[in-house]
RNA sequence: CGCCGAAUCUUCGCCGGUGACCAGGCCGGAGGAGAACGGGGGAACCAAAUGGGUCAAGGAUUUCUUGGCCCGGGGGCGAAUCGCCGUUGACAUGCGGCGUAGCGCGAUCUUUCCGCGCGAGCCCGACAGCUAACCCCGUAGGCGAUGAAAGAAAGGA
Numbered sequence: 001c002g003c004c005g006a007a008u009c010u011u012c013g014c015c016g017g018u019g020a021c022c023a024g025g026c027c028g029g030a031g032g033a034g035a036a037c038g039g040g041g042g043a044a045c046c047a048a049a050u051g052g053g054u055c056a057a058g059g060a061u062u063u064c065u066u067g068g069c070c071c072g073g074g075g076g077c078g079a080a081u082c083g084c085c086g087u088u089g090a091c092a093u094g095c096g097g098c099g100u101a102g103c104g105c106g107a108u109c110u111u112u113c114c115g116c117g118c119g120a121g122c123c124c125g126a127c128a129g130c131u132a133a134c135c136c137c138g139u140a141g142g143c144g145a146u147g148a149a150a151g152a153a154a155g156g157a
Stems, first nucleotide, its partner, number of pairs: 001144004008035005014029005036139006046129001051071009073127001074124004082099006102118005109155005
């Protein structure tokens, strides 16, 4: 100086340092308040309202009903979902690979092209659809460059 992300800014007094000493100023720390940004809960209306697999029987003609057995909630933050293959003794679980919904970067902004990446993880704890009023919470963490890196075109400001 820049990037991911909501994770920034202002202010108040307190503590420590600097300042010969004190004060002003400056730096740092914990705490309070506010602004801004982000998230959750929460009416009416609307929406929703008993799942999946397997076996057997019956009807039907490509699906329905009944019974047995097995599995099993639901939700939030986030781009991070969903498939296929291999491996692991097992439809479990773990590991690896190839894709994919979606997301980010290329240094003023937008779009297109081109190029390069991500496609995780964590939390609530039986409970939450949407949702005005209202209520509650967060403002972290992690990275890159110091180099012909930091591309091209069009448009705008």
A computed fold for a 157-nucleotide RNA from a soil metagenome, annotated as c-di-AMP riboswitch aptamer (ydaO/yuaA leader). Of the family's consensus pairs, 96% are formed in the model. RNAcentral holds the sequence, with entries from MGnify. Rfam family: c-di-AMP riboswitch aptamer (ydaO/yuaA leader). Gene Ontology terms of the family: cyclic-di-AMP binding and regulation of gene expression.